[in-house]
RNA sequence: AAUAAAAAUAAAGCGCCAGGGCAAUAAGGGAACGGAUACUUUAUUGCAGACGAGGACGAGGUUUAUCGAAUUUAUCGGCGGGUACCUCGGGGUAAGCUACUACCCUUAAAGAUAAGUAAAACAAAUAAGUAAUUAUUUGCACAACACUUAUCAGGUAGAAAA
Numbered sequence: 001a002a003u004a005a006a007a008a009u010a011a012a013g014c015g016c017c018a019g020g021g022c023a024a025u026a027a028g029g030g031a032a033c034g035g036a037u038a039c040u041u042u043a044u045u046g047c048a049g050a051c052g053a054g055g056a057c058g059a060g061g062u063u064u065a066u067c068g069a070a071u072u073u074a075u076c077g078g079c080g081g082g083u084a085c086c087u088c089g090g091g092g093u094a095a096g097c098u099a100c101u102a103c104c105c106u107u108a109a110a111g112a113u114a115a116g117u118a119a120a121a122c123a124a125a126u127a128a129g130u131a132a133u134u135a136u137u138u139g140c141a142c143a144a145c146a147c148u149u150a151u152c153a154g155g156u157a158g159a160a161a162a
Base pairs, nucleotide, nucleotide: 014080015079016078017077019076021047022046023045024044025043026042027041028040029039051068052067053066057089058088059087060086061085090105091104092103093102094101097158098157099156100155111152112151113150114149115148116147122139123138124137125136126135127134128133
């Protein structure tokens, strides 16, 4: 150094990189003659490879799992995972009770109206690196059928009481 085992830490635009892209080094090729250059081939080593908002009752299953932003060139492509979705169980609400139906998940009906709420980016600068790039500081805006708050509103049938 590699391999195996155990433990701990770390997360959901989260983790990883064999395609492709970019950078450096080395050795070749390289545009009428010569050299050089643009460019190009191979090898090695590196760099990036999703900007936030939002999302967890339990079990099983499934895979292209919500919303917008952008100087939209790769946030391409691939693998894994995942709060999404489906079924079942438990629970809640639909003006007191029961059943059905519908919608939801402990902030626990649907619907309507109003209000509220980003970060990258961009600009300037600092530090590290040969570079590709990385991290940080200051300034400065702008979203969504998501989420929160408030108001309005209050499925069908039945029973009981008044």

The RNA shown here (glmS glucosamine-6-phosphate activated ribozyme aptamer) has 162 nucleotides and comes from Senegalia massiliensis. It matches the Rfam family "glmS glucosamine-6-phosphate activated ribozyme aptamer". Rfam describes the family as follows. This entry contains a glucosamine-6-phosphate activated ribozyme that is found in the mRNA for GlmS. GlmS is an enzyme that uses fructose-6-phosphate and glutamine to generate glucosamine-6-phosphate. The ribozyme catalyses self cleavage of the glmS mRNA that is thought to regulate GlmS activity. It is annotated as a riboswitch. NCBI's taxonomy places the organism under Bacteria, Bacillota, Eubacteriales, Clostridiaceae, Senegalia. The model forms 89% of the base pairs in the Rfam consensus. The coordinates come from a structure-prediction model, not an experiment, and the mean pLDDT is 79.